[in-house]
RNA sequence: GCCGCCUUAGCUCAGCUGGUAGAGCAACACUUUUGUAAAGUGAAGGUCCUGGGUUCGAAUCCCUGAGGCGGCU
Numbered sequence: 001g002c003c004g005c006c007u008u009a010g011c012u013c014a015g016c017u018g019g020u021a022g023a024g025c026a027a028c029a030c031u032u033u034u035g036u037a038a039a040g041u042g043a044a045g046g047u048c049c050u051g052g053g054u055u056c057g058a059a060u061c062c063c064u065g066a067g068g069c070g071g072c073u
Stems, first nucleotide, its partner, number of pairs: 001072007010025004019056001028042004049065001051063003
């Protein structure tokens, strides 16, 4: 220098053929307990890496950039 893959909640990851984004764990509150743990219940938590484009509508499609991983030279 070229090619490919990845980037989504605090962490690990889903998200199909474009139609208002979810799970598990963690943390928080409550119940239970003399208290803690365990168990149960509940609520909260997101600029879907950045910027632009297409579209009535983009996490999803296209382009640029950033970061990470791998391969070739």
The prediction has a mean pLDDT of 80. The RNA shown here (transfer RNA) has 73 nucleotides and comes from Candidatus Magasanikbacteria bacterium RIFCSPLOWO2_12_FULL_43_12. Its Rfam family is "tRNA". Rfam links the family to the GO term triplet codon-amino acid adaptor activity. It was read from a public genome assembly.